[in-house]
Context: one part of a larger RNA
RNA sequence: GAGUAGCGAUAAAGAGGGUGAGAAUCCCUCUCGCCGUAAGCCUAAGGUUUCCUGAGGAAGGCUCGUCCUCUCAGGGUUAGUCGGAUCCUAAGCCGAGGCGGAAACGCGUAGGUGAUGGGCAGCUGGUUGAUAUUCCAGCACUAUCAGUUUUCUGUUAUUCCGAUGGGGUGACGCAGGAGGGUAGGCCAUCCGCCUGGAGGAAUAGGCGGUCUAAGCCCGUAGGUGGAGAGAAGGUAAUCCUUUCUCUCAUUAACACCGAGAGGUGAUGGGGAGCUCCUACGGGAGCGAACUGGUUGAUCCCCCACUGCCUAGAAAAGCCUCUAAGGAGGAAGACUGGUAUCCGUACCGCAAACCGACACAGGUAGGCAGGAUGAAUAUUCUAAGGCGCGC
Numbered sequence: 001g002a003g004u005a006g007c008g009a010u011a012a013a014g015a016g017g018g019u020g021a022g023a024a025u026c027c028c029u030c031u032c033g034c035c036g037u038a039a040g041c042c043u044a045a046g047g048u049u050u051c052c053u054g055a056g057g058a059a060g061g062c063u064c065g066u067c068c069u070c071u072c073a074g075g076g077u078u079a080g081u082c083g084g085a086u087c088c089u090a091a092g093c094c095g096a097g098g099c100g101g102a103a104a105c106g107c108g109u110a111g112g113u114g115a116u117g118g119g120c121a122g123c124u125g126g127u128u129g130a131u132a133u134u135c136c137a138g139c140a141c142u143a144u145c146a147g148u149u150u151u152c153u154g155u156u157a158u159u160c161c162g163a164u165g166g167g168g169u170g171a172c173g174c175a176g177g178a179g180g181g182u183a184g185g186c187c188a189u190c191c192g193c194c195u196g197g198a199g200g201a202a203u204a205g206g207c208g209g210u211c212u213a214a215g216c217c218c219g220u221a222g223g224u225g226g227a228g229a230g231a232a233g234g235u236a237a238u239c240c241u242u243u244c245u246c247u248c249a250u251u252a253a254c255a256c257c258g259a260g261a262g263g264u265g266a267u268g269g270g271g272a273g274c275u276c277c278u279a280c281g282g283g284a285g286c287g288a289a290c291u292g293g294u295u296g297a298u299c300c301c302c303c304a305c306u307g308c309c310u311a312g313a314a315a316a317g318c319c320u321c322u323a324a325g326g327a328g329g330a331a332g333a334c335u336g337g338u339a340u341c342c343g344u345a346c347c348g349c350a351a352a353c354c355g356a357c358a359c360a361g362g363u364a365g366g367c368a369g370g371a372u373g374a375a376u377a378u379u380c381u382a383a384g385g386c387g388c389g390c
Stems, first nucleotide, its partner, number of pairs: 013031006032387004040367003046347002050345001051075006060068002080141002082343004087118002092113003098107003122139005142339012159327003165321005173308004179301003184295005190209006211269002215264003222257004226248006232241003270290001273286005309312001353362002369381003
């Protein structure tokens, strides 16, 4: 320079009470304002204790501070089923032998590794100051072992088991439109509570609620495939077959797939509210109605159908077939065991991540109510969250 610029979105504050040495700034209550395809909720990456409780106020906090994402101490993350490993493979990477090279090394077969994909069994409610599909309650499911038991099949090879082998499935693009549903919404019904202050209003009006999963049973709307026998082929095969022949059928039968509804789960849970207690933060107990109509998805049936050209992964798993080899095998019911390791707090369009900052920037995915409306536009609003630290 200068007590100057600035104090970081013009979403906004006001009052009362409390605490305290001290309050515009901390806590509580009431009123006001802002967001509401978000400025709400879940979650990936990243961060790595920032989470919760008690205490503190030097420094950090653009003012203040009794407060904090700051300092100190103590506490907190519970899984057969969620995600990952114990399974599978893609690009890529590594790579026994091998090929090349003077070497270093490069390429690459078998093989391995490698998710952003495939496969794989849990839902609802309650609970803590802080975790919950993990704890607890109820009801389930998966794999495997042991025991008990039922049925079927085979009895010495014409049947059955049996794979690292064969076959099927897994198994896939984009666009378009339609149908059947569900979530959700709205209205009524029912239940509980209240009733007018200056006139009216009780066959009335107002406020709040009217909810329930996985699993199991059933097998629907709908979708797909013609079925059987023989021959030949696939190294063997009873399996497979866009090949050939025959028979039956062509709106069908049969087989497979398949949402949802209904029943059960549930004499359970939840539930407006009421009662009692309270160190006023809250805790304990009881508990009504819980039904119908309408609307309706971007979610499910389902990449199912139709169309199009750019012609749209692989392997495991599962089903099946036999070879070598073997003699038992298959399906169910009940009971009781077993089920490892890692992650799990908290932030997550942000004051906790990336930007030197408590920075008007950037940051993948999911949910996204009501009124208006074609709409995820617009404006107002619910739940919820904020008023942007002078």
About this RNA: Large-subunit ribosomal RNA, domain III from a bioreactor metagenome, 390 nucleotides, folded computationally. Rfam family: Bacterial large subunit ribosomal RNA. The full RNA is in RNAcentral, with records from SILVA. The coordinates come from a structure-prediction model, not an experiment, and the mean pLDDT is 80.